[in-house]
Molecule: transfer RNA
Organism: Glarea lozoyensis 74030
RNA sequence: GGCUCAAUGGUCUAGUGGUAUGAUUCUCGCUUUGGGUGUGAGAGGUCUCCGGUUCAAUCCCGGAUUGAGCCC
Numbered sequence: 001g002g003c004u005c006a007a008u009g010g011u012c013u014a015g016u017g018g019u020a021u022g023a024u025u026c027u028c029g030c031u032u033u034g035g036g037u038g039u040g041a042g043a044g045g046u047c048u049c050c051g052g053u054u055c056a057a058u059c060c061c062g063g064a065u066u067g068a069g070c071c072c
Stems, first nucleotide, its partner, number of pairs: 001071007010024003018055001025043006048064005
């Protein structure tokens, strides 16, 4: 230098156009003498950034950044 892939709550992750799923974490309740386990409720997301298409974009298109891999 060229090519491919990835980026989504604090962490990990699902999601082939209609405001995002689950796990974990944290808080509170129930359970316990207490803790743990179990169970219920809640908190936590500018979906990496800029632009384009569209009535509507995490999703499609172009570019950028960061990371991983391959080739030279």